[in-house]
The RNA shown here (transfer RNA) has 73 nucleotides and comes from Methylomirabilis sp. (SeqCode). Its Rfam family is "tRNA". The family's RNA type in Rfam is transfer RNA. Model confidence (mean pLDDT): 80 of 100.

RNA sequence: GCUCCCGUAGCUCAGAGGACAGAGCGGCCGCCUCCUAAGCGGACGAGCGCGGGUUCGACUCCCGCCGGGAGCG
Numbered sequence: 001g002c003u004c005c006c007g008u009a010g011c012u013c014a015g016a017g018g019a020c021a022g023a024g025c026g027g028c029c030g031c032c033u034c035c036u037a038a039g040c041g042g043a044c045g046a047g048c049g050c051g052g053g054u055u056c057g058a059c060u061c062c063c064g065c066c067g068g069g070a071g072c073g
Base pairs, nucleotide, nucleotide: 001072002071003070004069005068006067007066010025011024012023013022018056028042029041030040031039049065050064051063052062053061
């Protein structure tokens, strides 16, 4: 330099045009227990890397950029 993949909650990942953006883990509160762990319940937590474009509507499609990874040279 070229090609491909990834970027969504503190962490690991779903969601791939319209439904309130979800789950697990972690943290918090509670139940249970003599206490702890385990188990159970609840609330909180991200507007989706950044900028443009397409569309009635974009996390999702297109373009550019940034960051990470892999392959080729």